[in-house]
Context: one part of a larger RNA
Molecule: small-subunit ribosomal RNA, 5' domain
Organism: Anaerolineae bacterium
RNA sequence: GGAUGAACGCUGGCGGCGUGCCUAACACAUGCAAGUCGAACGGCAGCCCCUGGAUUCGUCUGGGGGCGAGAGUGGCGAACGGGUGAGUAACACGUAGGUGACCUGCCCCAAAGAGGGGGAUAACCACUGGAAACGGUGGCUAAUACCGCAUGUGCUCCGUGAGGUUAGAGGCUCAUGGAGUAAAGCCCCUUCGGGGACGCUUUGGGAGGGGCCUGCGGCCCAUCAGGUAGUUGGUAGGGUAAUGGCCUACCAAGCCGAUGACGGGUAGGGGGCGUGAGAGCGUGACCCCCCACACUGGCACUGCGACACGGGCCAGACUCCUACGGGAGGCAGCAGUGAGGAAUAUUGAGCAAUGGGCGCAAGCCUGACUCAGCAACGCCGCGUGGGCGAUGAAGGCCUUCGGGUUGUAAAGCCCUUUUCUGGGGGACGAGGAAGGACGGUACCCCAGGAAUAAGUCACGGCUAACUACGUGCCAGCAGCCGCGGUAACACGUAGGUGGCGAGCGUUAUCC
Numbered sequence: 001g002g003a004u005g006a007a008c009g010c011u012g013g014c015g016g017c018g019u020g021c022c023u024a025a026c027a028c029a030u031g032c033a034a035g036u037c038g039a040a041c042g043g044c045a046g047c048c049c050c051u052g053g054a055u056u057c058g059u060c061u062g063g064g065g066g067c068g069a070g071a072g073u074g075g076c077g078a079a080c081g082g083g084u085g086a087g088u089a090a091c092a093c094g095u096a097g098g099u100g101a102c103c104u105g106c107c108c109c110a111a112a113g114a115g116g117g118g119g120a121u122a123a124c125c126a127c128u129g130g131a132a133a134c135g136g137u138g139g140c141u142a143a144u145a146c147c148g149c150a151u152g153u154g155c156u157c158c159g160u161g162a163g164g165u166u167a168g169a170g171g172c173u174c175a176u177g178g179a180g181u182a183a184a185g186c187c188c189c190u191u192c193g194g195g196g197a198c199g200c201u202u203u204g205g206g207a208g209g210g211g212c213c214u215g216c217g218g219c220c221c222a223u224c225a226g227g228u229a230g231u232u233g234g235u236a237g238g239g240u241a242a243u244g245g246c247c248u249a250c251c252a253a254g255c256c257g258a259u260g261a262c263g264g265g266u267a268g269g270g271g272g273c274g275u276g277a278g279a280g281c282g283u284g285a286c287c288c289c290c291c292a293c294a295c296u297g298g299c300a301c302u303g304c305g306a307c308a309c310g311g312g313c314c315a316g317a318c319u320c321c322u323a324c325g326g327g328a329g330g331c332a333g334c335a336g337u338g339a340g341g342a343a344u345a346u347u348g349a350g351c352a353a354u355g356g357g358c359g360c361a362a363g364c365c366u367g368a369c370u371c372a373g374c375a376a377c378g379c380c381g382c383g384u385g386g387g388c389g390a391u392g393a394a395g396g397c398c399u400u401c402g403g404g405u406u407g408u409a410a411a412g413c414c415c416u417u418u419u420c421u422g423g424g425g426g427a428c429g430a431g432g433a434a435g436g437a438c439g440g441u442a443c444c445c446c447a448g449g450a451a452u453a454a455g456u457c458a459c460g461g462c463u464a465a466c467u468a469c470g471u472g473c474c475a476g477c478a479g480c481c482g483c484g485g486u487a488a489c490a491c492g493u494a495g496g497u498g499g500c501g502a503g504c505g506u507u508a509u510c511c
Stems, first nucleotide, its partner, number of pairs: 001511004006507005013382006019375002021340001026338003030335003035076003040073002044068001046067009083293003093217007102210003107206007115149001117147002124139006154181010185198001187196003219265003226256003231253008268290004272283004295316005318329004346372001348371003354368001355366004385415004395406004420448006429438001455500005460481003466495005476483002
């Protein structure tokens, strides 16, 4: 000198774009953050329309049609999106490969199919336990829920044969025999023949996504030198989508290590970011990719996918409710609270846009997101007026008392209106008619009036800027050298001057 997610002191007019718990992965009141589908299904509170019966005119009751809340079965989603950096020195990450050891819902392409049956169960009703959370028993019912049977283009497995590929067959192609193996409907139109949309099943391919394996690369300590028993390898089996000591049994005795094993400390990694001429050094906020975690530890279930932040079970700590028997909870989502701290924001608006989930759609949901609010926290831009104005006013300060300086500075005259205030108009963002949270915002026009707007640090040398007074090794200053003990350009105040300027200094950290 540059830089910062900064903080502190003094000061503070506006706008644009960004950024904002670095500390306690401390504890959390309250609200919201993941739902959706009636075109899968049964049923129904309530309301509306048409219509019948009874009536003590209050009403009661039956049939048909429509709308339809809440709950339930079922499907898809909830594994994305959002947060955090605790753990992790590891195939976690980066990069380059391998998979002849693998998976893949939704989406796209292609081939083939969807025949005929069955038994339940929630909702509901009845009875019933419990303070509650939540249940129990019996009875009824539907489906794109569940279960057999059929069919088998195919696919899988077993046997046989052939081909080509390979380092190696659990891979590919073909033939043949056997066994096994699928499905679901709903809606619209209809000339009632059927047609269409969305779905369903099997198989092959694709796209995108993922699992596993490997080479190489990136911290400190040797005052850590030996480490290791599923340890290293083999055989067989289990397990997985899949290789593997991943797991088990048996057998062998190996395996790693100064090219640093093992141990300890520290740490999420990368793209990047800061600095630097570069080499390098430092760093990993915001944004993007990957990983890990979700009160702490463990476990599995469901599912294409989880060992699952707002799912489940167990244990633990903590908090809360309780009728003392037993229950409920998890903000490292968005706001917000307490605590910690030098320190970090609103319990805001909207789904208008972009994107996501569900749905044929209309649409619903979306604290993702888009915006607004707060903060000079940062960067950038603008303003606090312009011109003229000397016998150089007054005041201040200095003075050798002559004067010098503040200083064209002010006043004064002329002018302008960025900004400000008031009034009027008023968007783009919305691809096609309508539809905009932001927002009556940006922007445009008119009017008014210099009006609403300057500080801060320094002035001994480094280093740009000097005098006076006060103080008297005191009070104090200080980055280094050093100032202060009676004339201090170094302390304090004042005038003046220099630097930067809505900022200026200080502190911390990096180059």